[in-house]
The RNA shown here (Bacterial RNase P class A) has 358 nucleotides and comes from a Schleiferiaceae bacterium. It matches the Rfam family "Bacterial RNase P class A". About the family: Ribonuclease P (RNase P) is a ubiquitous endoribonuclease, found in archaea, bacteria and eukarya as well as chloroplasts and mitochondria. Its family is annotated with ribonuclease P activity, dimeric ribonuclease P complex and tRNA processing in the Gene Ontology. It was read from a public genome assembly, where an Rfam model found it.

């Protein structure tokens, strides 16, 4: 100093004039965003008349912690990879293969309580699985003794199992001491274990005026029992099932009414939700941090088919020698906390190449 990745900011000010919306009696005050996108998650608020248990499904999946919560966010633990090597840096769909059941073409001898093909030894009957082949994976690894040659056959040391101590909140780390000890591998393969879970959505809801015809039509309105209460029909309670619950009336023989369903007619207006919030700003404290407390302050769009702008000047920032030019993604619609997508340009802090200097 050039490049590059990543984290965070910023992404336009000031005046005058005119013009729109909401608050206010005026005066006069505000007045689209870091994604407002994507509807991907989880909420906070209304609705569904009231329960509850099981089975089915859906999502999560190392450990603690933060939040209202979460598939978000912080700080570990472990495991792969890769370096400039005990540390860094990136990535993890890192619960479970000894509860079951699958899958692994081909190739090779055999592919999982799986084997002898070349090869080695041989007393020729057999031995063997170090070496080499196949293969995405081949009966722990390295040295060593041993032996006909070989083999955890035996040590040693690393691996793995089993037990026990220390340390830590916990994942886990380290340590003795003991076993010759591998029936691997794969669960974004069924599957098994933990955990959570209703269901709809602001055109939700609620209220108020208008205004018509609930015209009409279809099932049903039951059985049993002195009673209590069964059973049986038609609904509801996210899927089923058990289980809860709502209606099975009444007057007096033909009328009202109830439940469910179907058919169909009126309305299309206004007010609420609808913007004081899990709100934001500064300071001071706890905290390795995410964040959490206390205190002081501040109110910062509410449209309803859709307002938030236009014009002139001037600065600001880039890019150029100057003239001069120049603003990417892209706009609120009940609000909130994450994520994921898109972004001219400038700024600070972080790693990493490469150069140069000390």
């Nucleotide at each position: 100093c050039a490049u590059u990745a990543g984290a965070c900011g910023a992404g336009c000010c000031u005046u005058a004039u005119c013009g729109c919306u909401u608050c206010g009696a005026a005066a006069g005050a505000a007045g689209a965003g870091g994604a407002a996108a994507g509807u991907c998650c989880g909420g906070a608020c209304a609705g569904c008349a009231a329960a509850g248990g099981g089975u089915a499904g859906u999502a999560u999946g190392c450990u603690u912690c933060c939040u209202a919560a979460c598939a978000g966010g912080a700080a570990g633990g472990c495991c792969a990879u890769g370096c400039u090597u005990u540390g860094c840096a990136u990535g993890g769909a890192c619960a479970g293969c000894u509860a079951g059941u699958g899958c692994a073409a081909c190739a090779g001898a055999g592919a999982g309580u799986a084997g002898a093909c070349c090869g080695c030894c041989u007393u020729c009957g057999g031995g063997u699985a170090a070496g080499g082949g196949u293969g995405a994976a081949a009966g722990g690894g390295u040295g060593g003794g041993g032996u006909a040659a070989g083999a955890g056959c035996c040590c040693a040391c690393c691996g793995c199992g089993a037990u026990u101590c220390a340390g830590g909140u916990g994942a886990c780390u380290g340590a003795a001491u003991u076993g010759g000890c591998a029936c691997g591998g794969u669960a974004a393969a069924c599957c098994u274990c933990a955990u959570a879970c209703g269901c709809u959505g602001a055109a939700a809801u609620g209220u108020c005026a208008u205004g018509u015809a609930u015209a009409u039509c279809g099932u049903g309105u039951u059985c049993c029992g002195c009673a209590a209460g069964g059973a049986c029909c038609a609904g509801g309670c996210g899927a089923c099932c058990c289980g809860c619950u709502u209606g099975g009336a009444g007057u007096u023989u033909a009328c009202u009414g109830c439940a469910c369903g179907a058919g169909g007619g009126g309305u299309a207006g206004g007010c609420a939700g609808a913007u004081g919030g899990a709100g934001c700003g500064c300071a001071u404290u706890c905290g390795u941090g995410a964040g959490g407390a206390u205190g002081c302050g501040c109110c910062u769009a509410g449209a309803u088919a859709a307002a938030u702008g236009a014009u002139a000047a001037g600065g600001a920032c880039c890019c150029g020698c100057a003239a001069g030019g120049g603003g990417a993604c892209a706009g609120a619609a009940u609000c909130c906390g994450g994520c994921u997508u898109a972004u001219a340009u400038c700024g600070u802090c972080u790693g990493a190449c490469g150069u140069u200097u000390g």